[in-house]
């Protein structure tokens, strides 16, 4: 320069080939304890951007970032 890959909550992972984004730890408030831990019960957090296609996209198309491989 090309060619492949990968990007999902603060983190680690799912979403079965278009139809309700789901856990785990981590945070916050409550419970229980003298107080912490530990347990329990609740609560708040996400599709890399940007555009098409489609009633409807995390998924399909194109462009672009950003890592990572690989040729030269």
């Nucleotide at each position: 320069a090309c060619a492949c890959a990968u990007a999902u909550a603060a983190u680690u992972u799912a979403u079965u080939u278009g139809g309700c984004a789901a856990a785990a730890u981590c945070a916050g408030u409550g419970a229980u304890u003298u107080c912490c831990a530990c347990u329990c019960a609740u609560u708040a957090a996400a599709g890399a951007a940007g555009g098409g296609u489609u009633c409807a996209a995390a998924u399909c198309c194109c462009u672009u970032u950003a890592u990572g491989u690989g040729u030269a």
Molecule: transfer RNA
Organism: Tethya minuta